[in-house]
Overview: The RNA shown here (c-di-AMP riboswitch aptamer (ydaO/yuaA leader)) has 143 nucleotides and comes from Alicyclobacillus cellulosilyticus. Its mean pLDDT, the model's own confidence on a scale to 100, is 77.

RNA sequence: UAUGUUGCAUCGCCGAAUUCCCGAGAGGGAAACGGGGGACCCACCAUGUUUGGGGUGAAUCGCCUGAAAAGCAUCUCAGGCGUAGGGUAAUCUCUUAAGCCCGAACCCGUCAGCUAACUCCGUAGGCGUUUAAGAGAAUGAUU
Numbered sequence: 001u002a003u004g005u006u007g008c009a010u011c012g013c014c015g016a017a018u019u020c021c022c023g024a025g026a027g028g029g030a031a032a033c034g035g036g037g038g039a040c041c042c043a044c045c046a047u048g049u050u051u052g053g054g055g056u057g058a059a060u061c062g063c064c065u066g067a068a069a070a071g072c073a074u075c076u077c078a079g080g081c082g083u084a085g086g087g088u089a090a091u092c093u094c095u096u097a098a099g100c101c102c103g104a105a106c107c108c109g110u111c112a113g114c115u116a117a118c119u120c121c122g123u124a125g126g127c128g129u130u131u132a133a134g135a136g137a138a139u140g141a142u143u
Stems, first nucleotide, its partner, number of pairs: 011128004018031005032123006042113001052111001053108004061082007085102004091137008
């Protein structure tokens, strides 16, 4: 000097997942944000031995290969290529183009359309993902 790893602090990103108060602590409460259930009206008609149905989430759908099973096919699992959709700019928001990344996982348990009043829950976890153009807003400094 360069590269890699680890720890701490600060700042920032995905996400609803933050802040405050009481308490020695365990724990409790409030605000804020987010989600579920839940009338009339409207909508639906799989209502039955089930093609069961539904929820959070961007995370849906298609094709190919292989495995198991089977020997017809479908389903399941693994991998790959795409895709609806989502994220990414160091004041903030929006628009356009390109680049990069994601395109999962889990839950309810035969049950739930919308839905005022009402009611029940959540406050995690994981990271360090950029360039250009335009518009608007706010803040600070100087004169």
The source organism's lineage runs through Bacteria, Bacilli, Caryophanales, Alicyclobacillaceae and Paenalicyclobacillus.
It matches the Rfam family "c-di-AMP riboswitch aptamer (ydaO/yuaA leader)". Rfam's curators write: This family represents a conserved RNA structure found upstream of the ydaO and yuaA genes in Bacillus subtilis and related genes in other bacteria.